[in-house]
Predicted 3D model of a 268-nucleotide part of an RNA (large-subunit ribosomal RNA, domain VI) from a soil metagenome.
It matches the Rfam family "Bacterial large subunit ribosomal RNA". Its family is annotated with ribosome and structural constituent of ribosome in the Gene Ontology.
The full RNA is in RNAcentral, with records from SILVA.

Context: one part of a larger RNA
RNA sequence: CGUAGGACACUUGAGAGGAGCUGACCAUAGUACGAGAGGACCUGGUUGGACGUACCUCUAGUGAUCCGGUUGUCACGCCAGUGGCAUCGCCGGGUAGCUAUGUACGGAACGGAUAACCGCUGAAAGCAUCUAAGCGGGAAGCCGGCCUCAAGACAAGGUGUCCCGGACCGCAAGGUCCCUAAAGGCCCCUUGUAGACCACGAGGUUGAUAGGCCGGGUGUGGACGCGACGCAAUUCGCGGAGCUAACCGGUACUAAUAGGCCGUGUGG
Numbered sequence: 001c002g003u004a005g006g007a008c009a010c011u012u013g014a015g016a017g018g019a020g021c022u023g024a025c026c027a028u029a030g031u032a033c034g035a036g037a038g039g040a041c042c043u044g045g046u047u048g049g050a051c052g053u054a055c056c057u058c059u060a061g062u063g064a065u066c067c068g069g070u071u072g073u074c075a076c077g078c079c080a081g082u083g084g085c086a087u088c089g090c091c092g093g094g095u096a097g098c099u100a101u102g103u104a105c106g107g108a109a110c111g112g113a114u115a116a117c118c119g120c121u122g123a124a125a126g127c128a129u130c131u132a133a134g135c136g137g138g139a140a141g142c143c144g145g146c147c148u149c150a151a152g153a154c155a156a157g158g159u160g161u162c163c164c165g166g167a168c169c170g171c172a173a174g175g176u177c178c179c180u181a182a183a184g185g186c187c188c189c190u191u192g193u194a195g196a197c198c199a200c201g202a203g204g205u206u207g208a209u210a211g212g213c214c215g216g217g218u219g220u221g222g223a224c225g226c227g228a229c230g231c232a233a234u235u236c237g238c239g240g241a242g243c244u245a246a247c248c249g250g251u252a253c254u255a256a257u258a259g260g261c262c263g264u265g266u267g268g
Stems, first nucleotide, its partner, number of pairs: 001152001005163007015149004021049007033038001051106005059100004066093005071086006110144003117137004164267001165178005179265001184262004188204005209255003212251005219243002225238004
C1' cells in the first nucleotide's frame, strides 16, 4: 500500500514444510513342513538402539548475584569481628534459569489409488488366455491420515462484536460551510523465561508491571555476642542458629505522573 467504511477478537485451509528408521525376545509352537538335523508364514504381546520434539518432578551439570571452610598479605588503632587483593586466591556445597547423561512423548493405526506380481470372468481365435470390454487382490513407496506455518490464497475468504453529522449543491461519486475527533491504535513509561534492534506478551493508580518491604520456600550448616568446662587448641549452652540470588504468595512504600499524536462522520 492492497484486501471497496473504520476497528477488535476468533477462525476456514488453497498451499508449503516436518516426520517417515530398525533390532531382539515371548506366545502361537518345538506346531505346519521335514527321515532327521532343523524349523516357519500369519497373528498378538514385551523390551531395546539410533533419531526427533517438549520439559526440569527425579538423577546429573553449570550456577563470578547464596552459604560455609581456609592460606598469605594490607586496611578498619589493638582484641574480637569484618572488608580489599591474590585465576571467583584456593576449597566444600548450592536456589532460579539454562541444560543432558535425566523425564515424557513420537515414527503409527487406518482409508484411497497403484508397482512388480497374483487372480476372476472373457472374446478376438468354438480351445486356451489376468485384457481386448469389465472386475478383484497387492509395497517401508504415492495421495490422505499425524505435527507446524499459512488469506499478499490479488478468487486477498468466513463468523461475532464495537464505532461514526447537520445544512446547502449534486442523479451519484463527491464538494463547501459549521460542528465534531468515535471505535480503536500509537507515542511515552513500569516491565517479561518475549527479545540483537524491531516485534510479541503483561501492566500503567478504577494499578500488583518492576523494585522495596513482609511472610514462605530453598540453600548453607550451627552466626555475632554472652555464659560454662579447660593452661590452651577447642568444645558445649542460649539455638536446626544466623545468613539466604534469579523462586512462591502478599502488600501501593517507590516508580508506571501529566500529557501528546493518529484515526473521522454510514462507506462502488